[in-house]
Context: one part of a larger RNA
RNA sequence: UUCGGUGUCUGCGUGGAAGGAAGCUUAAGUACGAAAGGAACGAGCUCCCGAGGCCACUGGUUUACCGGUUGUUCGACAGAGCAGGCCGGGCAGCUACGCCUUAUGGGAUAAGAGCUGAAAGCAUCUAAGCUCGAAGCCCUCCGUAAAAAUAGACACCGUUAAGACCGGAAAUAGAACAUUUCGUUGAUAGAUCAGGGAUGUAAAACCGUAAGGUCCAGUCCGCUGAUACUAAUAGG
Numbered sequence: 001u002u003c004g005g006u007g008u009c010u011g012c013g014u015g016g017a018a019g020g021a022a023g024c025u026u027a028a029g030u031a032c033g034a035a036a037g038g039a040a041c042g043a044g045c046u047c048c049c050g051a052g053g054c055c056a057c058u059g060g061u062u063u064a065c066c067g068g069u070u071g072u073u074c075g076a077c078a079g080a081g082c083a084g085g086c087c088g089g090g091c092a093g094c095u096a097c098g099c100c101u102u103a104u105g106g107g108a109u110a111a112g113a114g115c116u117g118a119a120a121g122c123a124u125c126u127a128a129g130c131u132c133g134a135a136g137c138c139c140u141c142c143g144u145a146a147a148a149a150u151a152g153a154c155a156c157c158g159u160u161a162a163g164a165c166c167g168g169a170a171a172u173a174g175a176a177c178a179u180u181u182c183g184u185u186g187a188u189a190g191a192u193c194a195g196g197g198a199u200g201u202a203a204a205a206c207c208g209u210a211a212g213g214u215c216c217a218g219u220c221c222g223c224u225g226a227u228a229c230u231a232a233u234a235g236g
Base pairs, nucleotide, nucleotide: 003158004157005156006155007154008153009152013144014143015142016141019049020048022046023045024044025043026042032037050102051101052100053099054098058096059095060094061093065089066088067087068086069085070083071082072081073080074079091222105139106138107137112132113131114130115129165236166235168182169181170180171179188231189230190229191227192226193225194224195223196221197220198219199218205214206213207212
């Protein structure tokens, strides 16, 4: 903005690294050149730099976590505290050293190259008309954008209100605020269970002379799913 709203859009505009080099193959031993020598346009592939994004892989980090171990304290065992104690690993997350993208085509033109063509019986790219022509301009690509005052469109809801907010559970969000999702017609978070993952075989007991075995154990999980058990109530 104008009857109050909810949702979905349009796109006037606006922003953008909208990229920049190199090498190889082919073109081609071709054009050119007496020979010696020796291109380019185009096509394909690779790589570097810059930019944007991502975390399946690889690497890093990982004061979540698991294990070993030193000193000391809790009398000893067990289990812990303190010194990021030290050391070996390490999921998620965050990251680069890892991965992906960073085409092309069209239109109108500049300088310039031309066609036809008079004024000026000729000539002349220009006066009328027409064809080309750049990493530049406008689109094509990615964002954003009804405060675009010419203030947009569509659908639906609603004056008995519609709707929004507070109060509430959270995260694809986050300094606060905001944003986004959910709120019992519910999987939003926790808990439990299951899966997956980390570590590496707990304590006690028994067996064994012992190492060790019973033991993919024990402990843990910022991950995935299931399940209303707990809390998203009531209300304003």
This is a predicted structure of a 236-nucleotide part of an RNA (large-subunit ribosomal RNA, domain VI) from a Candidatus Parvarchaeota archaeon.
It matches the Rfam family "Archaeal large subunit ribosomal RNA". The family has 91 seed sequences and 2,955 matches in Rfam 15.1.
Lineage of the source: Archaea > Nanobdellati > Candidatus Parvarchaeota.